[in-house]
RNA sequence: AUAGAGGUUGCGGGAUUUAUCAGUAGUCUUUCUGAUGCGCAGGGGCGCAGAUGAGGGGGGAUGAAAGGAAAGACCGCCGAAGGGUGGACGGCCCCGAACGUUCAUGCCUGGGGAUGCCGGAAAUACCGGUAUCACUGUCAUCUUUAUUAACAAAGAUGGGGCGCUAU
Numbered sequence: 001a002u003a004g005a006g007g008u009u010g011c012g013g014g015a016u017u018u019a020u021c022a023g024u025a026g027u028c029u030u031u032c033u034g035a036u037g038c039g040c041a042g043g044g045g046c047g048c049a050g051a052u053g054a055g056g057g058g059g060g061a062u063g064a065a066a067g068g069a070a071a072g073a074c075c076g077c078c079g080a081a082g083g084g085u086g087g088a089c090g091g092c093c094c095c096g097a098a099c100g101u102u103c104a105u106g107c108c109u110g111g112g113g114a115u116g117c118c119g120g121a122a123a124u125a126c127c128g129g130u131a132u133c134a135c136u137g138u139c140a141u142c143u144u145u146a147u148u149a150a151c152a153a154a155g156a157u158g159g160g161g162c163g164c165u166a167u
Base pairs, nucleotide, nucleotide: 001167002166003165004164007078010077011076012075013074016071017070018069026062027061028060029059030058031057032056033055036049037048038047039046042095043094044093045092081109082108083107084105085104086103087102088101089100090099110136111135113133114132115131116130117129118128119127120126138159139158140157141156142155143154144153145152
């Protein structure tokens, strides 16, 4: 360099369907109250709405969506991919948390799972990070089956995908 292997759901992707979100937000209306509210954390600015009633509480009517999830199929694959870090971009302007999109980066992680903790713009779901625990794949060393050796299987210990197998 080329070709491969890992699997209790291997990894990723967009779409479809189904719930969830939620009888929530919003809109309309009624009543009580009476000065703030909005431009999506927060700070500053600017703007807009507001005693012809802001915002809040109660009643009535109507009533979503996004992100997130699950299922089977399809597509691309086996550093698959995920995370971290740095850069650029996104909302009225500036600073800027978080989030989203994107680019770079062997900086970290072999893989899936369970439990605890931490984080994520609905969540106890789910996802991510991390610790612990066994499981699994792979290689090395030692032991046993088991004997001269090899192959194979089992057990123990250790390694990390920058690995392992074949050429």

Predicted 3D model of a 167-nucleotide RNA (Lysine riboswitch aptamer) from a sheep gut metagenome. Its mean pLDDT, the model's own confidence on a scale to 100, is 77. Rfam family: Lysine riboswitch aptamer. Rfam links the family to the GO term lysine biosynthetic process.